[in-house]
RNA sequence: GCCCCCGUACCCCAACGGUUAGAGGGAGGAGACUUAAAAUCUCCCCAGUGUGGGUUCGAAUCCCACCGGGGGCA
Repeated sequence: GCCCCCGUACCCCAACGGUUAGAGGGAGGAGACUUAAAAUCUCCCCAGUGUGGGUUCGAAUCCCACCGGGGGCA
C1' cells in the first nucleotide's frame, strides 16, 4: 500500500428498513433463603447504536468518507 471482518448498556452479545433498540449471559444494587456465607430464586439499574454526511415517509440496518480494533497478502 491492497483486500476482508468488526464497532450497539460497565463487559459479552441479539435486533427483517417500520411497536418504546434488549431475546439472552456476566458485572453492579436491593430483597428472599441461610446461624453466616456460597449457590439458587425474585426485582431493579444501565445505550440512541464509533464520527460526519447522504438515500428514504422512516436507518443500528442501505451508500460515501473518516476514526479505532482484528485478520490476510505484499

Description
Transfer RNA from an Actinomycetota bacterium, 74 nucleotides, folded computationally. Rfam family: tRNA. The family's RNA type in Rfam is transfer RNA. NCBI's taxonomy places the organism under Bacteria, Bacillati, Actinomycetota. The coordinates come from a structure-prediction model, not an experiment, and the mean pLDDT is 81. RNAcentral holds the sequence, with entries from ENA.